The part of an RNA shown here (large-subunit ribosomal RNA, domain II) has 691 nucleotides and comes from a Bacteroidaceae bacterium. Rfam family: Bacterial large subunit ribosomal RNA. Taxonomically the source falls in Bacteroidaceae (Bacteria, Bacteroidota, Bacteroidia, Bacteroidales).
[in-house]
Context: one part of a larger RNA
RNA sequence: ACCUACGAGUUGCCGCCGUUGGCGAGGCUAAGCCCCAGAGAGAGGUGGAGCCGGAGCGAAAGCGAGUCUGAAAUGGGCGCAUAGUCAUCGGAGGCAGACGCGAAACCAAGUGAUCUACCCUCGUCCAGGAUGAAGUCCGGGUAACACCGGAUGGAGGUCCGCACCAAUAAGCGUUGAAAAGCUUCUGGAUGAGGUGAGGGUAGGAGUGAAAGGCCAAUCAAACUUGGAGAUAGCUCGUACUCCCCGAAAAGCAUUUAGGUGCUGCCUCGUUGAGUGAUUGCCGGAGGUAGAGCGACUGAUAGGAUGCGAGGGCUUCACCGCCUGUCAAGUCCUGACAAACUCCGAAUGCCGGUAAUUUUACAACGGGAGAAAGGGCGUGGGUGCUAAGGUCCACGCCCGAGAGGAGAAGAAUCCGGACCGUCGGCUAAGGUCCCGGAGUGCAUGUUAAGUUAGUCUAACGAGGUGCGGCCCCCGCGACAGCUAGGAUGUUGGCUUGGAAGCAGCCAUUCAUUCAAAGAGUGCGUAACAGCUCACUAGUCGAGGGUCUGCGCGUGGAUAAUAAUCGGGUAUGAAACAUGCCGCCGAAGCCACGGGAUUCACUAUUAGUUAGUGGAUCGGUAGGGGAGCAUUCCAUUUUCGGUGAAGGUAUUCCGUGAGGAGUGCUGGAGAUCAUGGAAAAGCAAAUGUAGGU
Numbered sequence: 001a002c003c004u005a006c007g008a009g010u011u012g013c014c015g016c017c018g019u020u021g022g023c024g025a026g027g028c029u030a031a032g033c034c035c036c037a038g039a040g041a042g043a044g045g046u047g048g049a050g051c052c053g054g055a056g057c058g059a060a061a062g063c064g065a066g067u068c069u070g071a072a073a074u075g076g077g078c079g080c081a082u083a084g085u086c087a088u089c090g091g092a093g094g095c096a097g098a099c100g101c102g103a104a105a106c107c108a109a110g111u112g113a114u115c116u117a118c119c120c121u122c123g124u125c126c127a128g129g130a131u132g133a134a135g136u137c138c139g140g141g142u143a144a145c146a147c148c149g150g151a152u153g154g155a156g157g158u159c160c161g162c163a164c165c166a167a168u169a170a171g172c173g174u175u176g177a178a179a180a181g182c183u184u185c186u187g188g189a190u191g192a193g194g195u196g197a198g199g200g201u202a203g204g205a206g207u208g209a210a211a212g213g214c215c216a217a218u219c220a221a222a223c224u225u226g227g228a229g230a231u232a233g234c235u236c237g238u239a240c241u242c243c244c245c246g247a248a249a250a251g252c253a254u255u256u257a258g259g260u261g262c263u264g265c266c267u268c269g270u271u272g273a274g275u276g277a278u279u280g281c282c283g284g285a286g287g288u289a290g291a292g293c294g295a296c297u298g299a300u301a302g303g304a305u306g307c308g309a310g311g312g313c314u315u316c317a318c319c320g321c322c323u324g325u326c327a328a329g330u331c332c333u334g335a336c337a338a339a340c341u342c343c344g345a346a347u348g349c350c351g352g353u354a355a356u357u358u359u360a361c362a363a364c365g366g367g368a369g370a371a372a373g374g375g376c377g378u379g380g381g382u383g384c385u386a387a388g389g390u391c392c393a394c395g396c397c398c399g400a401g402a403g404g405a406g407a408a409g410a411a412u413c414c415g416g417a418c419c420g421u422c423g424g425c426u427a428a429g430g431u432c433c434c435g436g437a438g439u440g441c442a443u444g445u446u447a448a449g450u451u452a453g454u455c456u457a458a459c460g461a462g463g464u465g466c467g468g469c470c471c472c473c474g475c476g477a478c479a480g481c482u483a484g485g486a487u488g489u490u491g492g493c494u495u496g497g498a499a500g501c502a503g504c505c506a507u508u509c510a511u512u513c514a515a516a517g518a519g520u521g522c523g524u525a526a527c528a529g530c531u532c533a534c535u536a537g538u539c540g541a542g543g544g545u546c547u548g549c550g551c552g553u554g555g556a557u558a559a560u561a562a563u564c565g566g567g568u569a570u571g572a573a574a575c576a577u578g579c580c581g582c583c584g585a586a587g588c589c590a591c592g593g594g595a596u597u598c599a600c601u602a603u604u605a606g607u608u609a610g611u612g613g614a615u616c617g618g619u620a621g622g623g624g625a626g627c628a629u630u631c632c633a634u635u636u637u638c639g640g641u642g643a644a645g646g647u648a649u650u651c652c653g654u655g656a657g658g659a660g661u662g663c664u665g666g667a668g669a670u671c672a673u674g675g676a677a678a679a680g681c682a683a684a685u686g687u688a689g690g691u
Base pairs, nucleotide, nucleotide: 001691002690003689004688005687006686011096012095013094014093016091017090018089020087021086022085023084026052027051028050032046033045034044036042056063057062066078067077068076069075099237100236102234106227107226108225109224110223111222117201118200119199120198121197122196123195124194125193126191128160129159130158131156135152136151137150138149139148140147164188165187166186169184170183171182172181203219206214207213240626241625242624243623244622245621250263251262252261253260254259265369266367267366268365269364270363271362272361275360276357277356278355279354280353281352282351283350284349290343291341292340297337298336301333302332303331304330305329308326309325310323311322312321313320373398374397375396376395377394378393379392380391381390382389403414404413405412418593419592420591421590423589424588425587429583430582431581432567433566434565438580440579441578442577443576444575445574451569459554460553463551464550465549466548467547468546470544471543472542480538481537482536483535484534486511487510488509491505492504493503517532521530522529594616595615596614597613598612599611600610601609602608627680629677630676631675632674633673634672637669638668645664646663647662648661649660650659651658652657
């Protein structure tokens, strides 16, 4: 991992609601007893104790179809004017382990010191080598000591190092040779040493040279059994089929936030009002969007005027004069606001009315689930007018929605799947090939493979197409070429120099001219030189500035050469505009079939049939109808001429499933109706066995 078997809403009691039935102002017995039957569950009778109902109200006394409140009610509260009760079955609830498995823990009584910690008693072990304390002796020395030297001596938690004990470092080992080892190096090795045997201390206790260490491979409280099926607002799992409907992820509250209660939303039942919804018309309330502010509150740009203030001058003071300052108010121009409004929509909301609409509505009662939501669009808050961010509102979708498009892709676009068909038409989107359908038509644009093909800026540019205003132009424009571009003068100042051209000044003047600046740039130390403006000639037709729009260009940087889904595509297979075809879905249509429900018709003991209409995606969840398994009761049948089971195959049923036949197997099985459940497995890191 697979197969097989086992494996989870049960049982008792209580009250509530419903189904079915009995009796009914009543209904019912319980235990016990009697009798019948007996394999077993049991059937009948008796038993009226007792229970529920038939009257309520009040705290109560109490009164009573009323009563309480109150001094008293024209009042108000609760009642009267509608039937219960017993049993069966079903639903959920309560109390019990209460759908199943699952803690870590808590408590009690016991068992453990053969491991290990410490202690006690009696033993035992420590090769060899080194060092050489005290003391003693001899000699020297002293007044006597002290002291010095040499021997002797053999101390030490002394040194080196086996056994022994330990465990520093590394390697190996890591489903090991080993649930802690092996190898080499290493520490101690006469000591607070090692070790043997026997004994002692026990679980909130022991022991601990102290690490929360150790207390039998278990220790921040051992192990065994019990309380015990502890508790688990948590996780996981929870088993056959078909049919109808079908949510929520919200509000309020919560020692509450991943739980729960009430409400909203779903379902089933009963009852009921022309109840609800949509559209048209009519009538209302409102202060949003917008707009506005010589209409408030507040904020606010420029200008004019300048109440008043500040500063300076003057003066004893007043008066007065001036002003590079501030500034009320007024005027002109301009503009702002969620908590501003003189105004003010569209939608939405409320009411009335008409039409349409399968009661779609409401109340009551039974059962829920949900109470983590998410994306997108729109209106907003927050944030950075950031986020696949976060918080509201309105809508859609996913959730719980399959199909087609988007290469792929919950929520983007199209569109809501009852079943079948080797039929048709379309939507979005596509139509050269991969690929179903146009290498379609018409007119333009783009030359960048731009683009199709994520989004892409400021800024730059004689890219290119289509426009607009204006200027010059056969009295010759624009560009090019030829020639000229002078004189006073080297203007004045400055300066070493300054001559058109470092800088400063200005009536930048005047003359000759077709024209020529007291000079546009290059250049020189300064000149010189080149050039421009300007003019003439040549040439011969359009030229130029500004500006709007379309498509393109640079800006443009990431890891395979590496992607438009790919190939590839240039009067397009790109972009723009228009037109005609076609393809394309579970959409729509056609044909056939089924189910639910409503209406009508006919019919039946219950009901069934036909016609017509509508409906039939679905998670949580509600409701309905069934299949299968085991056993029981009453029946029906089958079986050695072959039961159950197995296997292969053919049919039937919407399905769970059912039936037939062959082979196998070798002794039981079963129709129908009803009843009762240890009643259906793919999952629980499920349990056991097998492979």